[in-house]
Molecule: glmS glucosamine-6-phosphate activated ribozyme aptamer
Organism: Fusibacter sp. 3D3
RNA sequence: AACUUAAUACAAGCGCCAGAACUGUUUACAGUUGACGAGGGCGGGGUUAAUCGAAAAUUCGGCGGGUGCCCCGCGGUGUAAUCAACACCGUAAAUACCAUACAAAUUUCCAGAGUGAUUUGGAAGACAAAGUUGGUAGGUUGAUUUAA
Numbered sequence: 001a002a003c004u005u006a007a008u009a010c011a012a013g014c015g016c017c018a019g020a021a022c023u024g025u026u027u028a029c030a031g032u033u034g035a036c037g038a039g040g041g042c043g044g045g046g047u048u049a050a051u052c053g054a055a056a057a058u059u060c061g062g063c064g065g066g067u068g069c070c071c072c073g074c075g076g077u078g079u080a081a082u083c084a085a086c087a088c089c090g091u092a093a094a095u096a097c098c099a100u101a102c103a104a105a106u107u108u109c110c111a112g113a114g115u116g117a118u119u120u121g122g123a124a125g126a127c128a129a130a131g132u133u134g135g136u137a138g139g140u141u142g143a144u145u146u147a148a
Stems, first nucleotide, its partner, number of pairs: 014064004019060001020033005036053003042073006074090005080145006095137005107124007
């Protein structure tokens, strides 16, 4: 130094790179690029092309993961209460419609690193959609009990 084991910390447009492109190079090898933010988590299991838009679009392609999706459990709501079933949801816990807000990169300028491809930081100035929020509409079946 490598390998093995153990522990700790760290992520979710997150991590990695063998295709591809580019650079150095002189044909070997080494390096660079490889997702810009917003949004999203009851528990267990399973599964993979897991929401929204922005961009001068390689943000291509591949692998892994993942707040998505499916099943079960638990929970909430379904116009008094309880039990059961059913439906839709997930603790801000039906659905539909209408209204409404906000971003970062790209850009421009400055400074630094590197032979280079490229990369790090700072300043200025913008521009989204879904969602959230608000409003409107609006919502099971059966049995039992209570009140009118």